[in-house]
């Protein structure tokens, strides 16, 4: 400096430091920007253990190999767990008037039996990675 994201500003009192600032730490308020809960109307007429929901781009198929005192007695077949590979909804980044094509991502977590939209209303978050 730049990119992914909502994660950005601005500011108050206390405490360190210091000759003073700057910085730095706890605890607050303010803007802005995300995000849940929430009428009428709409919607949907429920199918609620085969739970259901949410943030998110991060779904969804298909193939291989391992284990299971599973269906079984066996072989083949079927589950279920894990692990490798490919693909794919969709997502990012550059060039870019447009076409054409490059590279990457396609994760994780949470809530807690319960939620459609949804005005006032209420409530959270402002993180973490990268290059």
């Nucleotide at each position: 400096c730049g990119c992914c994201g909502a994660a950005c500003u601005c500011u108050g009192c206390g405490g360190u430091c210091u000759g003073a600032c700057c910085g730095c730490c706890g605890c607050g308020g303010g803007g802005a920007c995300c995000g849940g809960g929430g009428a009428c109307c709409c919607a949907a007429g429920u199918u609620u253990c085969u739970g259901g929901g949410g943030u998110g781009a991060a779904u969804c198929c298909c193939g291989c190999c391992u284990g299971c005192g599973c269906c079984u007695c066996c072989a083949c077949g079927g589950g279920c767990a894990g692990g490798c590979a490919g693909g794919u909804a969709g997502g990012g980044c550059a060039c870019g008037u447009u076409c054409c094509g490059g590279c990457c991502c396609g994760a994780a977590c949470c809530c807690g039996u319960c939620a459609g939209c949804u005005g006032a209303c209420c409530u959270g978050g402002u993180a973490g990675g990268c290059g």